The RNA shown here (c-di-GMP-I riboswitch aptamer) has 86 nucleotides and comes from Paenibacillus sp. CECT 9249. Of the family's consensus pairs, 95% are formed in the model. Its mean pLDDT, the model's own confidence on a scale to 100, is 86. Lineage of the source: Bacteria > Bacilli > Caryophanales > Paenibacillaceae > Paenibacillus.
[in-house]
RNA sequence: UAUUGAUAAAGGCAAACCUAUUGAAAAAUAGGGACGCAAAACUAUAGGGGUUAAGGCGCUUCGCGCUAAGCCAGCCAGUUACCGAU
Numbered sequence: 001u002a003u004u005g006a007u008a009a010a011g012g013c014a015a016a017c018c019u020a021u022u023g024a025a026a027a028a029u030a031g032g033g034a035c036g037c038a039a040a041a042c043u044a045u046a047g048g049g050g051u052u053a054a055g056g057c058g059c060u061u062c063g064c065g066c067u068a069a070g071c072c073a074g075c076c077a078g079u080u081a082c083c084g085a086u
Base pairs, nucleotide, nucleotide: 002086003085004084005083012037013036017032018031019030020029021028022027035074041079042078043077047076048075049072050071051070055067056066057065058064059063
């Protein structure tokens, strides 16, 4: 440096759910809590994908549809990285 990941070592993160707050929502933050994760670290107009629709536009109008530079990286992906093995 490349590949790789255990029955090792030191550790790390924290799903669902609950409470509080923010937000139109998706969702996020904090606390509790652990389903799991060898990158569950970082990156969200300069890849793909998913998701919500406040506002805007349209319509057969009291509703419906479309729209993201809003949101999700614990979906794929890009970048970086501890320890060990080869």